[in-house]
Order: sequence, then C1' cells, then structure tokens
RNA sequence: AUGAAGGCAACGGGAGAGAUCGCCCAGGGCAACACGGAGGCGGCGCCGAAGGAGUAACCCUCGGGUUCGAGGAGAAUCUCUCAGGCAAAAGGACCUUUGCCGGACG
Repeated sequence: AUGAAGGCAACGGGAGAGAUCGCCCAGGGCAACACGGAGGCGGCGCCGAAGGAGUAACCCUCGGGUUCGAGGAGAAUCUCUCAGGCAAAAGGACCUUUGCCGGACG
C1' cells in the first nucleotide's frame, strides 16, 4: 500500500447410507397388552464429507551399473472404514460474501 499465501469470526449454501431386526426398560393402560420413546444392549445390512490411517509422481539415501532394486519421505473430495454416521433436527469436508489478523511480490 488498489495488500499475495495463510489464519480467525459471522451470514448463507452444503452429499451419501435400514424411521432395519431381536431383547430390556422409562412411559401408557384397571388388566390382558399384537401399545410404546429415534432410550440402552446386541445382530445383520449399508454410507463417507468431522477426526484417523494408506499412497502415485517428483525428491533423498544405499546397492548395482545403462533402463534396475531396497529403504525413507510423500497430497486429495482417491482408497480403508478404526472412529463417526444411515427420517427430521443436529453434525458436516468444502464453497460464496463480509469483517479482523497477517505482511509475500512490487
């Protein structure tokens, strides 16, 4: 300073997948109860966008010598599904706008 990257806050947007099954229980009902709450535990099925883990190229080290091998390091909305989640609500990576911090190039 007509202020880059990055960070914080607020408004707004923001996907996927069983309102599944069994048992227990608060509750309801005089009682029986084929009633019952997105309460607890468990089973099976599924989802990926909190968090977590994995890794291609490039790079580094070592060995070998044309091209290779071993190890290290290595991103994501990719992969896994530990965690989390599967009506609504909440949460939600990420994105727009605004404000503040920041101080790169010039």
Source information
Predicted 3D model of a 106-nucleotide RNA (Glycine riboswitch aptamer) from Cohnella thailandensis. The model forms 90% of the base pairs in the Rfam consensus. The coordinates come from a structure-prediction model, not an experiment, and the mean pLDDT is 75.